RNA sequence: UUUUUAUACAGAGGCGUGGAGAGACAGGCUCGACGAUACGCCGACAACCCCCAGAAUGUCUGGAACGGUGCCAAAUCCUGAUCAUAUAAAAA
Numbered sequence: 001u002u003u004u005u006a007u008a009c010a011g012a013g014g015c016g017u018g019g020a021g022a023g024a025c026a027g028g029c030u031c032g033a034c035g036a037u038a039c040g041c042c043g044a045c046a047a048c049c050c051c052c053a054g055a056a057u058g059u060c061u062g063g064a065a066c067g068g069u070g071c072c073a074a075a076u077c078c079u080g081a082u083c084a085u086a087u088a089a090a091a092a
Stems, first nucleotide, its partner, number of pairs: 001092008013042005021031003025080004043072001045070001048068002051063005076084001
């Protein structure tokens, strides 16, 4: 990068660095020098993988949160494209 499967109206912020645009794309709307977006650290949230127990075992239910990811403005911010975007797991 591509493919497959699953999920996306719940939940969860402080500090530091830095200094202009940012929220994927188009339109809207919003956020931003009262410092956004981003990056780092710590903390939290969640529970996809991992782990534990059970069952009617292609899987489902419950538990746990050490480890691998993810995530912490707005319903994936809204609408559109759903053969889009993002994330997880697996395969190539």

A computed fold for a 92-nucleotide RNA from Hymenobacter crusticola, annotated as SAM riboswitch aptamer (S box leader). The coordinates come from a structure-prediction model, not an experiment, and the mean pLDDT is 86. The sequence was found by an Rfam model in a public genome assembly.